[in-house]
RNA sequence: GACCGAUAAGAGCAAACCACGGGUAACCGUGGGACGCAAAGCCACGGGUCGUCUUCCGGGCUUGGGAUGGCCAGGAGACGACAGCCGGGUUGCCGGA
Numbered sequence: 001g002a003c004c005g006a007u008a009a010g011a012g013c014a015a016a017c018c019a020c021g022g023g024u025a026a027c028c029g030u031g032g033g034a035c036g037c038a039a040a041g042c043c044a045c046g047g048g049u050c051g052u053c054u055u056c057c058g059g060g061c062u063u064g065g066g067a068u069g070g071c072c073a074g075g076a077g078a079c080g081a082c083a084g085c086c087g088g089g090u091u092g093c094c095g096g097a
Stems, first nucleotide, its partner, number of pairs: 003096003012037002017032006035084001041090003045087003048082007056075002059072004
């Protein structure tokens, strides 16, 4: 340095849920709380998932005499969220039982 991770040692983080606060939302912060975690430290670079929006695209439903009205899911685009979904980058503790 690479690889590996134990009924070792010392530390660390904290899912769900609850309270308060922030955000339209995804979700985030703080406190409580522990399901788990050897990178569950950090970075949205690739994929993915999720949210919001739209003078965009085609489709369905609906009111009506008639959709150009209303509603729904999808595509595309824009802007966001997730690092505890996977990959990648980067830094790092202990040890080789």
About this RNA
c-di-GMP-I riboswitch aptamer from a Gemmatimonadales bacterium, 97 nucleotides, folded computationally. The sequence was found by an Rfam model in a public genome assembly. The model forms 95% of the base pairs in the Rfam consensus.